[in-house]
């Protein structure tokens, strides 16, 4: 940074794709470690269960336990004993004290307002940024001052009665406090009153003395201290106010009664309509009030060169909310996530009477949903509450787990290794690729196993993570690669399958039998533990354009003025400093970006340092904008003198025509039209002639003339009046420009009232046209059109061009003034308007071009792909309607447009050409028959041309069998044909014989060559697979060859110019021709392929040559048979001729045209052959030749027999004929070009005849086919279905063939059909043609009416290019390019 993608091509405007990046992602295949981050984006849906806010015995009483003490009973045990008794005094029990690291609950302190969720509401001082409180509060905590003195009267716990299931009370009695009230003290400190000073922007603040008023506390102790109360200050947290930012809609314009302000009260920390009572009626709002919809807001995130544009997850910062809605209490602090009350909803207990409950805290359930984790471990660390501490809490947090969700790093192995293995894809079968890749051989240990030490994090003690993080050892290449893509855009192609089917597809499009696009392989390329697909948002898109587009014709100037408001504004001065500029100071939080440098082996990731835009304050400058002041005149604008005009509105007047009425002449038509007809007329029309009536319009003049904002305005006068322009420079001194609403004006058609009504003429009827014709044409005809008043408010209302102003080359016409000159036309300068040409720039290109679409500024309207749609819904916008105005959406294509190119096309122009038409002549289309095609038939009727010219006597120059490809039957299966290899055998050919329909089958005889004797040639024969073979399929896979347009005159390059290009130019233009033939011109100048010419035949003639051709003369015959001649014919060689050369005229003095003269021929003599670039996917795989593809004991080869010949009918092509310009019959002449040995066959005999016997004679200028025929003479026939016409039929032949039955050709007899000249309607022909007449050849045994050839006879016509066909240049017009057999609209299935 750009690319596809509108046309046959081409530029422009324009959308649609796509390449990049991101993501709290999801899905799909795949899936080794590891660190750091992340994880309900949806149902602010419900939730089970755990925990998640407690703690303080140093505020207190009162239980209980432990220990300790006093007394009290009790009286085990031992001693002494006089045995009576004395003394001892253990463990029990009561009962007082005293400690305590002990236990729950109760009063009481602090804390549950903070940590943690979430984002539902919120468009708002909620937040961001900067300010401001002289209008506020602040627990704990830090300083500082001053104090605590002496009473009281209560309450829970606790007992005890009692009520309910329960949760929870209710009464009565006992007690404490650091809980709770009074009194007392009052330095400061508050409140009230005046007063003094001094400060501020106001309200008002401070400072200082003075009077009077109320109001404090608490103790506990381990003696060391903690706690209290007042007060002031600090610190921190918080309240309220203000400036400026903060989404969309006007298809939401008006909103507002506490609303807006004021006085007075209240209330709150505190200002305030924050409450309230009263007095004004005000505030907001087009710089968008209110509504509505939608959203937490932001540091920042992601995208971009920026400018922006999207988002608001994790991390910080505010704000809101804790089922929903309300409220308040406590408190230093809430209207309070795990606090209270009430309503409501849902769950849950319940004995039905009542209670209980809020995971948007962690974790965890179900539910939604593409979709999003563990009911983990710890207080070891940071922090918070409490407490003096110990210490107790703490799902904050700090670990761990789960999820490739993301980013970052790492691995999956390194080296050597061609027999280029093997396999696997291709293939021209050689070979290429996979590919050093792989085995194989040294080698290494990152990662991950397995083993051994073993941290930092922690100040003395404490480690959840965690035997973790890192170090070492040993061991095995072993455990670890997957996705997408491959037509273009976009790196990367080959094969098979598939056959518009399956499918693909971001965007063009891909796929109907050779798919680089479907699937599959194989190979590539791209990324890689990922990959890709979706889904969003930025980019690219200068495609909403501030930076950075437009607006004649692509989308887009409002129909037009006038004009508020708002933008913008002319010269010099003067003040200010708002914009502007420049210094500085504040703040802009951390994090985050950017540099830089260090920390985890590296990076992600984390730490130090530095650094950026807004904003708000000071303090400076004064050029510019702006503000004030004063001036000026050039912008505007009056003043005065003027001419021009279809500028408007009135009123009058006029003359021509149409129709109409009256009258007169006057008759049969008349009017209309391509043609008619409907309609008018004999009741007198139409035509003429006189009068009359009434509406509407203004001929000529009249002009790319005029006036007017625009629409628009035309007969003449009056009146009344609007604006332009010139000259003057007297006047005022920027009073201009623009122009959102608004207001006025606005053709035509339309609408109301009311008048008017000649013509014209929607609707409508009538009559043509026509398959219909609700049209175009004709006869009629009412709204309407005309007038006044109102309305409607749109027009291709267009110059498709808003206004204004200033600049930028000249010229030529023209309109209205003024000036200068001048006898006058002329001329000359200048002002304003209206035109068509043009240079500079402009513009896709058309064009525009001082009246800009140029150069530049200034305001204003309007645009954003095409459809849907100027629709549809709203509208407290308009109208009486009709409708206008403003104006979506849903859904559909990937284009739609502009200009400009080439080309086809045209019932567009213009010129030309051609048997195209016209003029002719002779036929087809009726009839029989030939022969060709469709059709159906039929085992087959083989198959092609698919068939308009350009298929159809066409391939076929010749189907009885062959042919032949079709059909029934019969037969072989390396094969009827070709190459290899192996066995046998000696042949193969030939010849008998069986058998069969015949082909095959079968048996028998006979029979080779060379040799180094090994075999070898050659031939049969049998075998095995490689192939044979195919007129099976595709002419739309193909070569070659053909028709066609068209023997039309055309089709192109090279270099150069113009053009942004595609293209044009040369090729076009005047002339001329048969021709892009040739002259002249000319930004072109050469070439090429076509014309032509040059080849053949042909028409004259000259030389040469004279046989098998020829005979004037000369012998001579029956007879060019002969001698002989070379003179003519006439053969074949080689020339000559003919070129507009010459003459006169025309034309440009050309090219060439006319006419003429010589010539055998005159203007390309006639005729052939030759066919540009290209069109038709034109014809043909059945000539040949070939690529897929099929068949392979059959779609291949072969016999026989059949069929291609049938037959209701259609259609082409053609022969005969329909007579008398003829039939017949006798006779008699004249040709050309050909063929002839497996032939052409004479004469001659026989047969009416086709033939036959026959066999001279020719490989031909010798012989033969072979008679030419129309035609001449002469008879005959006279207009009939005939003496025309010959089909058809019947016997009876001939000929070729193995073989004439289906199904050959002739001959003879007889038989005698239609047909009596042919509807629409079409065809060839322009001179030796047409027409008629006969003659040959090739194919081929044997079979033409076809074909391809000769020659005889020989007309008519053509004025012309209006018309049909078809073609050539020019130019015009397209919405066509598959190119008018196109395109497209509607309807309707």
């Nucleotide at each position: 940074a750009g690319a596809g993608u509108u046309u046959g091509a081409u530029c422009c405007u324009g959308g649609c794709u796509c390449a990049g990046g991101a993501u709290g992602a999801a899905c799909g295949c795949u899936g080794g470690c590891g660190g750091c981050g992340u994880g309900c984006u949806u149902a602010a849906c419900a939730c089970a269960u755990g925990c998640a806010a407690g703690u303080c015995g140093a505020a207190c009483g009162a239980a209980g336990c432990a220990c300790u003490u006093u007394a009290a009973u009790u009286g085990a045990u031992u001693u002494c004993u006089u045995c009576g008794g004395a003394a001892u005094g253990a463990a029990g029990u009561u009962u007082u004290u005293g400690u305590g690291a002990c236990u729950g609950a109760g009063u009481g302190g602090c804390g549950g307002a903070c940590g943690g969720g979430u984002g539902a509401g919120u468009a708002a001082c909620g937040c961001g940024u900067g300010g401001g409180u002289a209008a506020c509060c602040u627990g704990c905590c830090u300083c500082a001052u001053a104090c605590a003195g002496g009473g009281g009267g209560a309450u829970a716990a606790c007992a005890g009665u009692u009520a309910g299931a329960a949760a929870u009370g209710a009464c009565u009695g006992c007690u404490a406090a650091u809980a709770c009230c009074g009194c007392a003290u009052a330095a400061g400190a508050c409140c009230a009153c005046g007063g003094a000073g001094u400060c501020g922007c106001a309200u008002g603040g401070c400072u200082c003395a003075g009077u009077g008023g109320g109001a404090a506390a608490a103790a506990c102790u381990c003696c060391g201290g903690u706690g209290g109360u007042a007060u002031g200050a600090g610190a921190u947290g918080g309240a309220c106010c203000c400036g400026c930012g903060u989404c969309u809609g006007a298809u939401u314009a008006g909103g507002u009664a506490g609303u807006u302000g004021g006085u007075g009260g209240g209330g709150u920390a505190a200002c305030g309509g924050c409450c309230u009572a009263c007095c004004a009626a005000g505030c907001c709002a087009a710089c968008g009030a209110u509504c509505a919809g939608u959203a937490g807001c932001u540091g920042a995130c992601c995208u971009g060169a920026g400018a922006g544009g999207g988002u608001g997850a994790c991390c910080g910062g505010c704000c809101a909310c804790a089922u929903u809605g309300g409220g308040a209490c406590u408190g230093a602090g809430a209207c309070a996530c795990g606090g209270c009350c009430c309503a409501a909803a849902c769950u849950c207990c319940u004995a039905c009477g009542g209670g209980a409950g809020g995971c948007a805290g962690c974790a965890g359930u179900g539910g939604g949903g593409a979709a999003u984790a563990u009911u983990g471990c710890a207080c070891a660390a940071u922090g918070g509450g409490g407490g003096a501490a110990a210490c107790c809490c703490u799902g904050a947090u700090g670990c761990a787990g789960c999820g490739a969700c993301g980013c970052c790093g790492c691995g999956u192995g390194a080296g050597c290794g061609a027999a280029g293995a093997a396999g696997u894809a291709u293939u021209u079968c050689g070979g290429u690729a996979u590919g050093u890749a792989a085995a194989g051989c040294u080698c290494u240990a990152u990662c991950a196993g397995c083993a051994g030490g073993g941290a930092a994090g922690a100040a003395a003690a404490u480690g959840a993570c965690g035997g973790u993080a890192c170090c070492c050892g040993a061991c095995u290449a072993a455990g670890a690669a997957g996705c997408a893509c491959c037509g273009g855009c976009u790196a990367a192609a080959u094969a098979c399958g598939u056959g518009c089917c399956a499918g693909c597809a971001g965007c063009c499009g891909c796929g109907g039998u050779a798919a680089u696009a479907c699937g599959u392989a194989u190979g590539g390329u791209g990324c890689a533990a990922g990959c890709g697909u979706u889904a969003u948002c930025c980019g690219g898109a200068u495609u909403u354009a501030c930076u950075g587009g437009g607006c004649g014709u692509a989308a887009a100037g409002g129909g037009u003025g006038c004009g508020u408001a708002g933008g913008c504004g002319g010269u010099c001065u003067u003040u200010c400093a708002a914009g502007u500029c420049a210094g500085g100071a504040g703040u802009u939080a951390a994090a985050g970006g950017c540099u830089a440098c260090g920390g985890c082996u590296c990076a992600a990731c984390c730490g130090u340092a530095g650094u950026a835009a807004g904003c708000u304050c000071c303090u400076g400058a004064u050029a510019c904008u702006g503000u004030c002041u004063g001036a000026c005149u050039u912008g505007a604008g009056u003043g005065c003198a003027g001419g021009a005009g279809a500028g408007g509105a009135a009123a009058g007047c006029g003359g021509a025509a149409u129709u109409c009425c009256c009258a007169g002449u006057g008759u049969a038509g008349c009017g209309g039209u391509g043609a008619a007809a409907u309609g008018c007329g004999u009741a007198g029309a139409u035509a003429u002639u006189g009068g009359g009536a009434g509406g509407a319009a203004c001929a000529c003049c009249a002009g790319u003339a005029g006036c007017g904002a625009a629409g628009g305005c035309g007969g003449c006068u009056u009146u009344c009046u609007g604006g332009a322009c010139u000259g003057u420079a007297a006047c005022u001194g920027a009073c201009g420009c623009u122009g959102a609403g608004g207001c006025a004006c606005g053709a035509a058609a339309g609408c109301g009232u009311g008048g008017g009504g000649a013509g014209c003429a929607a609707a409508c009827a009538g009559g043509a046209u026509u398959a219909g014709a609700u049209a175009c044409c004709c006869u009629g005809g009412u709204a309407g059109u005309c007038c006044a008043c109102g309305c409607u408010g749109u027009a291709a209302a267009c110059g498709a061009u808003g206004a204004g102003u200033a600049c930028u080359a000249g010229g030529u016409g023209u309109c209205u003034g003024a000036g200068g000159u001048u006898a006058c036309c002329c001329c000359c300068u200048u002002c304003g308007g209206g035109c068509g040409a043009g240079c500079a720039g402009u513009a896709u290109a058309c064009g525009c071009a001082u009246u800009a679409a140029g150069u530049a500024u200034u305001c204003c309207g309007c645009c954003u792909g095409g459809g849907g749609a100027g629709u549809a819904c709203g509208c407290a916008g308009c109208g009486c309607a009709g409708g206008u105005g403003a104006g979506a959406a849903a859904u559909u294509c990937a284009a739609a447009g502009g200009a400009a190119u080439a080309g086809u096309c045209g019932g567009g122009g213009a010129c030309c050409c051609g048997c195209a038409c016209a003029a002719g002549u002779a036929g087809c289309g009726g009839a029989g028959c030939a022969u060709g095609u469709g059709g159906g038939u039929a085992a087959a009727u083989u198959a092609g041309a698919a068939a308009g010219c350009a298929a159809c006597g066409c391939g076929a120059a010749g189907a009885g069998c062959c042919u032949u490809a079709c059909c029934a039957g019969g037969u072989c299966u390396u094969g009827a044909c070709a190459u290899c290899c192996c066995c046998c055998u000696g042949a193969c050919c030939g010849g008998u014989c069986c058998g069969u329909a015949a082909c095959g089958g079968g048996a028998c005889c006979u029979u080779u060559c060379c040799u180094u004797c090994g075999g070898g040639a050659c031939a049969g024969g049998g075998g095995a697979g490689a192939c044979a073979g195919g007129u099976g399929g595709u002419g739309c896979a193909u070569g070659g060859u053909u028709g066609u347009c068209g023997u039309c005159a055309g089709c192109u390059c090279g270099u150069g110019u113009c053009g942004u290009g595609a293209g044009a130019u040369g090729u076009u233009g005047g002339g001329u021709u048969a021709a892009g033939u040739c002259c002249c011109g000319c930004a072109a100048c050469g070439a090429g392929c076509g014309c032509a010419a040059c080849c053949c035949c042909u028409a004259u003639u000259u030389c040469c040559a004279g046989u098998a051709g020829c005979c004037a003369g000369c012998a001579g015959u029956a007879a060019g048979a002969u001698g002989g001649g070379a003179a003519c014919u006439c053969u074949g060689g080689a020339g000559a001729g003919a070129c507009u050369g010459c003459c006169g005229g025309g034309g440009a003095u050309a090219a060439c045209c006319c006419g003429g003269a010589g010539g055998a021929a005159g203007g390309u003599g006639g005729g052939g052959a030759c066919g540009a670039c290209g069109u038709c996917a034109a014809a043909u795989c059945a000539u040949c030749a070939u690529g897929c593809c099929c068949c392979u004991u059959a779609u291949g080869a072969u016999c026989u027999g059949g069929g291609c010949u049938a037959c209701a009918c259609a259609c082409g092509u053609g022969c005969u004929a329909c007579a008398a310009u003829g039939g017949c019959g006798u006779u008699c002449a004249c040709a050309a070009a050909g063929g002839g040995a497996a032939g052409c066959g004479a004469a001659g005999c026989u047969g009416u005849g086709a033939a036959g016997c026959g066999g001279a004679g020719c490989a031909a200028a010798c012989c033969c086919c072979a008679a030419a025929a129309a035609g001449g003479a002469c008879g005959u026939c006279u207009c009939a279905g005939u003496u025309c016409g010959g089909a058809u039929u019947g016997u009876a032949g001939u000929c070729u063939g193995c073989a004439a039955c289906u199904c050959g050709a002739c001959u003879a007899c007889a038989u005698g059909a239609a047909g009596c000249u042919g509807g629409a309607a079409u065809c060839g022909c322009u001179a030796g043609u047409a027409a008629u007449c006969g003659c040959g050849a090739a194919u081929c045994a044997g079979a033409a009416u076809g074909u391809c050839g000769c020659g005889g006879u020989g007309a008519a016509u053509a004025c012309g290019u209006u018309c049909c066909c078809g073609g050539g240049u020019c130019u015009u017009g397209c919405a066509c390019u598959c190119a008018c057999c196109g395109c497209c609209c509607g309807u309707c299935a």
The RNA shown here (small-subunit ribosomal RNA) has 1389 nucleotides and comes from an uncultured bacterium. The coordinates come from a structure-prediction model, not an experiment, and the mean pLDDT is 82.